[in-house]
RNA sequence: GCGCGAUUAGCUCAGCUGGAUAGAGCACCAGACUACGAAUCUGGCGGUCGGGCGUUCGAAUCGCUCAUCGCGCGCCA
Numbered sequence: 001g002c003g004c005g006a007u008u009a010g011c012u013c014a015g016c017u018g019g020a021u022a023g024a025g026c027a028c029c030a031g032a033c034u035a036c037g038a039a040u041c042u043g044g045c046g047g048u049c050g051g052g053c054g055u056u057c058g059a060a061u062c063g064c065u066c067a068u069c070g071c072g073c074g075c076c077a
Base pairs, nucleotide, nucleotide: 001073002072003071004070005069006068007067010026011025012024013023019057028044029043030042031041032040050066051065052064053063054062
């Protein structure tokens, strides 16, 4: 340098063919339970979907570009 993949909540991930108020588990907070704690149960908090631009009535999803990470290939006559 070329190609492929990944980027969504604090963490691990789902969301497939563009549509309805973006989800789950863990973590965290509160309550119940308990002598106290753990476990369990109930409720809650948490995201401008990596940045920008574009296509579209409508984008996490499609296109372009940039960034970061991973994998493969190539590179000096």